[in-house]
Molecule: transfer RNA
Organism: Planctomycetaceae bacterium
C1' cells in the first nucleotide's frame, strides 16, 4: 500500500426485507424474600447505534469518505 471483517448500554453480544418508543445476558441501584448473606423474583437507571456527508417521506440498517481494532496478501 491492497483485500476482508468488526465498531450498538459499564462489559460480552443480538438486531430477519429501511418504518412509530433499539434489545438480551452479566454488572449497577431500589424493593421483595432471609435471622443475615448468597441465590431467586419484581421494578428501574444507563445509548449522539465510531464520526461526517449523501440517498429517502423515513437510516443502527443503503451509498461515499474518515478514524480505531483484528485477520490475510504484498
Nucleotide at each position: 500500500g491492497g483485500g476482508c471483517g468488526g465498531c450498538u448500554a459499564g462489559c460480552u453480544c443480538a438486531g430477519u426485507u429501511g418504518g412509530u418508543u433499539a434489545g438480551a445476558g452479566c454488572g449497577c441501584g431500589u424493593c421483595g424474600c432471609u435471622g443475615a448473606u448468597a441465590a431467586c423474583g419484581a421494578c428501574g437507571a444507563g445509548g449522539u447505534c465510531a464520526c461526517a456527508a449523501g440517498u429517502u417521506c423515513g437510516a443502527a440498517u443503503c451509498u461515499u469518505g474518515u478514524g480505531c481494532c483484528g485477520c490475510c496478501c504484498a